[in-house]
The RNA shown here (transfer RNA) has 73 nucleotides and comes from a Bacteroidia bacterium.
RNA sequence: GGAAUGGUAGCAAAGGCGGUCAAUGCGGCGGUUUGAAGCACCGAAGAUAUAGGUUCGAUUCCUAUCCAUUCCG
Numbered sequence: 001g002g003a004a005u006g007g008u009a010g011c012a013a014a015g016g017c018g019g020u021c022a023a024u025g026c027g028g029c030g031g032u033u034u035g036a037a038g039c040a041c042c043g044a045a046g047a048u049a050u051a052g053g054u055u056c057g058a059u060u061c062c063u064a065u066c067c068a069u070u071c072c073g
Base pairs, nucleotide, nucleotide: 001072002071003070004069005068006067007066010026011025012024019056029043030042031041032040049065050064051063052062053061
């Protein structure tokens, strides 16, 4: 330098036929329980890498950029 794959809450991770509340697990927070804590149960909160484009409408499609991994040179 070229190519492929990926970037989604604090961490991991699904979805990606364009429109519904964007799942799930762990963690943090509040509650129930306990003498107190842990375990268990319940509840609420928090996320689509960035910028454009297409569209009535984009996390999803297109383009560019950034970052990560792998391969080629």
The sequence is in RNAcentral, with records from ENA. NCBI's taxonomy places the organism under Bacteria, Pseudomonadati, Bacteroidota, Bacteroidia. Its Rfam family is "tRNA". Rfam classes the family as a transfer RNA.